[in-house]
Context: one part of a larger RNA
RNA sequence: UUGGGUUUAAAGGGAGCGUAGGCGGACUGUUAAGUCAGCGGUGAAAUGUCAGGGCCCAACCCUGGCUUGCCGUUGAUACUGUCGGUCUUGAAUGCACCCAAGGGUGGUGGAAUUCGUCGUGUAGCGGUGUAAUGCUUAGAUAUGACGAAGAACUCCGAUUGCGAAGGCAGCCACCUGGAGUGUGAUUGACGCUGAGGCUCGAAAGUGCGGGUAUCAAACAGGAUUAGAUACCCUGGUAGUCCGCACAGUAAACGAUGGAUGCUCGUCAUUGGCGAUACACGGUCAGUGACCAAGCGAAAGCAUUAAGCAUCCCACCUGGGGAGUACGCCGGCAACGGUGAAACUC
Numbered sequence: 001u002u003g004g005g006u007u008u009a010a011a012g013g014g015a016g017c018g019u020a021g022g023c024g025g026a027c028u029g030u031u032a033a034g035u036c037a038g039c040g041g042u043g044a045a046a047u048g049u050c051a052g053g054g055c056c057c058a059a060c061c062c063u064g065g066c067u068u069g070c071c072g073u074u075g076a077u078a079c080u081g082u083c084g085g086u087c088u089u090g091a092a093u094g095c096a097c098c099c100a101a102g103g104g105u106g107g108u109g110g111a112a113u114u115c116g117u118c119g120u121g122u123a124g125c126g127g128u129g130u131a132a133u134g135c136u137u138a139g140a141u142a143u144g145a146c147g148a149a150g151a152a153c154u155c156c157g158a159u160u161g162c163g164a165a166g167g168c169a170g171c172c173a174c175c176u177g178g179a180g181u182g183u184g185a186u187u188g189a190c191g192c193u194g195a196g197g198c199u200c201g202a203a204a205g206u207g208c209g210g211g212u213a214u215c216a217a218a219c220a221g222g223a224u225u226a227g228a229u230a231c232c233c234u235g236g237u238a239g240u241c242c243g244c245a246c247a248g249u250a251a252a253c254g255a256u257g258g259a260u261g262c263u264c265g266u267c268a269u270u271g272g273c274g275a276u277a278c279a280c281g282g283u284c285a286g287u288g289a290c291c292a293a294g295c296g297a298a299a300g301c302a303u304u305a306a307g308c309a310u311c312c313c314a315c316c317u318g319g320g321g322a323g324u325a326c327g328c329c330g331g332c333a334a335c336g337g338u339g340a341a342a343c344u345c
Stems, first nucleotide, its partner, number of pairs: 003317004007299002012313001014200004021193003025087005031081001033080002035076008048066007090190001091187003094183004099178001102176007109153001113149008124135002161168002205246006215239001219235004257312006265290009294301002318345003327338004
């Protein structure tokens, strides 16, 4: 490289938008670039190979074909391409209805927690396997009232919903993205994918400025233990929260890339539509459970495929060394991206 693969054996990019490129619906005309056919030129000789022949055979020698290609020319027109016309089912738009924890900003609510002040009240509280450190007669814990602060939103709540992914949950308002259904009004293939590129991207982390109730790396103390740089306990700083900027990684998982078409069923559920009725049950889109064919090494998957096919991208090619070294790129740094070899089994 070919091939074969990528849920779990190595392997799907964290996700989207999109450039180049690749691929692309129905009918019809045009052209003849690809494609196919005829003819011509060229494809040096030797070598090679196939067929035949000459030295008794062979080596060796001779003759012929091949030399798959390229160029020109004359034709063919099914398919692909070019250019043109038409179409509506792909795609998009409009209109109507409607859905949700989708995003952003501002406001607001109650409970809990901690702290403060005052009151009641008195000797313990707290914590554990047992304890101790710790707090407490300068009045703690408990309890009542008032006040302050920050963070998170009990029930509803679900096999729920929304979002491209990360993710999103008290309530209200504003701004804003999107799906679904119905209609078949408009455009008329405007599509799919997408190397580079750009954007988004949990937690932790970084810079600057705020904030700091809780919890809590580091750290300190108390225990446990042979030891205990841990597990348990008492404290506790970064951080956790907000704004701006960076970082760019996760078991970023469905460990399953995206798109389109086709292929038995049953049950449940969310949203819409249609019928209407309180029984059922149609349709489209989603979300789940179970199963047939088929697939699979099996586990299992099974109209939300891991089935049957097509298109495009990404990735894999024995284990360790190693996601390391070196170089380059990015970053304030931490580090990230790209990514070997020797050696060894």